Model confidence (mean pLDDT): 75 of 100.
This is a predicted structure of a 72-nucleotide RNA (Fluoride riboswitch aptamer (crcB RNA motif)) from a Clostridia bacterium.
Rfam family: Fluoride riboswitch aptamer (crcB RNA motif). Gene Ontology terms of the family: response to fluoride and positive regulation of gene expression. Rfam 15.1 lists 2,293 matches to the family in 1,982 species.
NCBI's taxonomy places the organism under Bacteria, Bacillati, Bacillota, Clostridia.
It was read from a public genome assembly, where an Rfam model found it.
RNA sequence: UAUGAACUAGGGAAUGAAGUGCUCCCUGGCGAAAGCCGAACUGCUGAUGAUGCUGAUGACUUCUACGAUUUU
Repeated sequence: UAUGAACUAGGGAAUGAAGUGCUCCCUGGCGAAAGCCGAACUGCUGAUGAUGCUGAUGACUUCUACGAUUUU
C1' cells in the first nucleotide's frame, strides 16, 4: 500500500407513537473542505384513470386514530 476477515456504528422495511433478547436489506462515489450524487425503502389492481382494494407492526407487545358488532 492492497486485499480479506472480525468487531462496532448508522440508516431502511406503503398511514401516527413507544418498546423488543427478533428477522431481512443498504452503508458507495466525487471533493482540500463545505457539500453534491447514490443505496436499502416509497403496497396491490388498473389505461399512465378512480367515489377501486388491503393495512396504523418487517414480526411481536403497548398506546392513539379509524371501522364493525354487542351491552349500558